[in-house]
Context: one part of a larger RNA
């Protein structure tokens, strides 16, 4: 000299872009962050069309509609945070077979005939609550048998098991079985991937077979048995540290350092275990077991999980708003209207960085006043000010005012941009000045008060303290600290 998720002193007009808990994976009030389908069933007031009766007020009765919950489907395994733990087939790269894959796509064959049921509702009743019991009705695209299926299995003359679901506006939407790609995950495996030998030895399902079980699938994955293997100085085992890469910072590479922000793999969701559902999870805003901490209690019992967005409180040098919108672009439902979406897009705050641009411009010597030096003549501040003549970027007022959206549909937003108006008018500061390293005099102080990156200044003429004047340097920043090379 480069750099930085920086903090800190001073100072501080505008603006694009981009970035902001590195600490305590410490606790967390409070809204929201996952729903959605009415062309599936039951189901409430308002409303609406029609018919019926009326005392003309209205009442009834069909349909249509229709909020919460309730049953079904689908999604909730995505997407969003986080790095705690992982030194490992975790990660990167390079191959590899014994796998499974909703929703998409492309074919092939069906979608027949019936059956009993549970919520929701009604009654009855327990409880403070959370949440139940018990009785009773009732739809389905919810369950359940029959038929059929020949690709599945097991056998092989044959036998056994195993589908489905409809709905409509008559276009279509769909379900069932089943080849095939497509995406998307799972396994192995060569080789890479910190420190420490003041860690030298480790290993009983350990290592290999054999039956058997599990799995979607290979396998000591599990289990009986059988043998007595396996790893280790080319570093086993043990201990520390640690997300892992594309990258990034530096540097002439070599190489070191480092893994924020993006984007791709992990790998966690109060700690610990566990499984259920499901194509898909051992599931961040599902269950269930223990624990710890909170909170509610009628003391019997219950609730809870911000490493989602904002917020608070705590650590700390230090790091933001309890905002706007689903318009875009993605997503999950839905035939679609549409609904949901703290994913995004924005907007707020912060000079945190980086980038652009202003804080005027021309003329102006009686070189004015003051200020500082001074040999007392003058030097210097200094074309600097004033003056005088412009000129309006930026901000400021006034008016027009978009692209982003494709027929409608703009949160940014009266933004950006474009026009017009006033006046130079609102807009500079930090650091330094002995030598390394650009820039020197005075005064005060007197090894004191202080300064300091290193050498080293200060004890009575200090360019090195501490003020001033004058200069250098950079500049909305300067300059101390701390990281890395």
């Nucleotide at each position: 000299g480069a750099u930085u998720g920086a903090a800190c002193g001073c100072u501080g007009g505008c603006g694009g872009c981009a970035g902001g808990c590195u600490u305590a994976a410490c606790a967390c009030a409070u809204g929201c962050a996952a729903g959605u389908c009415g062309c599936a069933g039951g189901a409430a007031a308002a409303g609406g069309u029609a018919g019926a009766c009326u005392u003309c007020g209205g009442u009834u009765u069909a349909c249509c509609g229709g909020a919460c919950a309730c049953u079904g489907g689908c999604g909730g395994a995505c997407g969003g945070g986080u790095g705690a733990g992982u030194a490992a087939c975790g990660c990167g790269u390079g191959g590899g077979g014994a796998u499974c894959u909703g929703c998409c796509u492309c074919g092939g064959a069906g979608u027949g005939g019936g059956g009993g049921a549970c919520a929701a509702c009604c009654g009855c009743u327990g409880g403070a609550a959370a949440c139940g019991g018990c009785g009773g009705c009732u739809a389905a695209u919810a369950c359940c048998g029959c038929a059929u299926a020949c690709g599945c299995c097991c056998u092989u003359a044959g036998g056994g098991g195993g589908a489905a679901a409809a709905c409509u506006c008559c276009g279509g939407u769909g379900c069932u079985c089943u080849g095939a790609g497509a995406u998307g995950a799972u396994c192995c495996c060569g080789c890479g991937u910190c420190g420490g030998a003041u860690u030298a030895g480790c290993u009983a399902g350990u290592u290999g077979g054999u039956g058997g079980g599990g799995u979607a699938a290979c396998g000591g994955c599990c289990u009986a048995c059988c043998a007595a293997g396996g790893c280790g100085a080319c570093g086993a085992u043990c201990c520390g540290u640690a997300g892992c890469u594309g990258g990034u910072c530096u540097g002439a590479g070599a190489g070191g350092a480092u893994g924020a922000c993006c984007a791709g793999c992990c790998a966690c969701a109060c700690u610990g275990g566990a499984a259920c559902u499901g194509a898909g999870a051992c599931a961040c805003g599902g269950u269930c077991c223990a624990g710890a901490c909170u909170c509610c209690u009628a003391c019997g019992g219950g609730a809870g999980g911000c490493a989602g967005c904002a917020g608070u409180g705590g650590g700390g040098a230090a790091u933001a708003u309890u905002g706007g919108a689903c318009a875009a672009u993605g997503g999950g439902g839905g035939c679609a209207a549409c609904c949901c979406u703290g994913a995004u897009c924005c907007a707020g705050c912060c000079a945190u960085g980086c980038c652009g641009c202003g804080u005027g411009g021309g003329u102006g010597a009686a070189g004015a006043a003051g200020g500082c030096c001074u040999u007392a003549g003058g030097g210097u501040u200094g074309u600097a000010a004033a003056a005088c003549c412009c000129u309006u970027u930026c901000a400021g007022c006034g008016g027009g005012g978009a692209a982003g959206a494709u027929g409608a549909u703009g949160a940014c937003g009266g933004u950006a941009c474009c026009c017009g108006c006033a006046g130079a008018a609102g807009a500079a500061g930090c650091c330094c000045c002995g030598g390394c390293u650009a820039a020197c005099u005075c005064c005060g102080u007197g090894c004191c008060a202080g300064c300091a990156g290193c050498c080293g200044c200060g004890g009575u003429a200090a360019u090195a303290c501490g003020g001033a004047g004058g200069g250098g340097g950079c500049a909305a920043g300067c300059g101390u600290u701390g990281u890395u090379c």